[in-house]
RNA sequence: GGGCGAUUAGUUUAGUGGUAAAACAUUGCAUUCACAUUGCAGAGAUACAAGUUCGAUUCUUGUAUCGCCCA
Numbered sequence: 001g002g003g004c005g006a007u008u009a010g011u012u013u014a015g016u017g018g019u020a021a022a023a024c025a026u027u028g029c030a031u032u033c034a035c036a037u038u039g040c041a042g043a044g045a046u047a048c049a050a051g052u053u054c055g056a057u058u059c060u061u062g063u064a065u066c067g068c069c070c071a
């Protein structure tokens, strides 16, 4: 320098056009003398910027970071 892939919650992952999901973690309540466990409820995210579309996590382009391959 060229090619390919990935980026979604604090962490690990789903979701391929129509109101973003789960596990663990975390917060509150109940349970206990207390802790743990358990039950119920809650908060929390689409890397960034544009474009296409009635509508974008999803499609297109660019940027950033990470990984792999070639030279």
Stems, first nucleotide, its partner, number of pairs: 001070007010024004018054001026042005047063005
Model confidence (mean pLDDT): 85 of 100. Predicted 3D model of a 71-nucleotide RNA (transfer RNA) from a Candidatus Yanofskybacteria bacterium. Rfam family: tRNA. By type it is a transfer RNA. It was read from a public genome assembly.